[in-house]
RNA sequence: GCCACCGUAGCUCAGUUGGUAGAGCAACUGAUUCGUAAUCAGUCGGUCGCCAGUUCGAGUCUGGCCGGUGGCU
Numbered sequence: 001g002c003c004a005c006c007g008u009a010g011c012u013c014a015g016u017u018g019g020u021a022g023a024g025c026a027a028c029u030g031a032u033u034c035g036u037a038a039u040c041a042g043u044c045g046g047u048c049g050c051c052a053g054u055u056c057g058a059g060u061c062u063g064g065c066c067g068g069u070g071g072c073u
Stems, first nucleotide, its partner, number of pairs: 001072007010025004019056001027043005049065005
């Protein structure tokens, strides 16, 4: 330098024909317990990497940029 894939909550990820952003873990609160752990119930947490374009509507499609992983030279 070229090619492919990936970037979504603190972490690991889902979101499969464009139509309200989700799960598990973690954190917090409550119940339970003499207390802790475990268990149960609930709550909080997101400019979906950035900038544009297409569209009535973009996490999803298109272009550029940034970062990461792998391969080729």
Source information: This is a predicted structure of a 73-nucleotide RNA (transfer RNA) from a Calditrichaceae bacterium. The RNAcentral record of the sequence draws on ENA. The organism belongs to Calditrichaceae, within Bacteria. Its mean pLDDT, the model's own confidence on a scale to 100, is 80. Rfam family: tRNA. Rfam classes the family as a transfer RNA.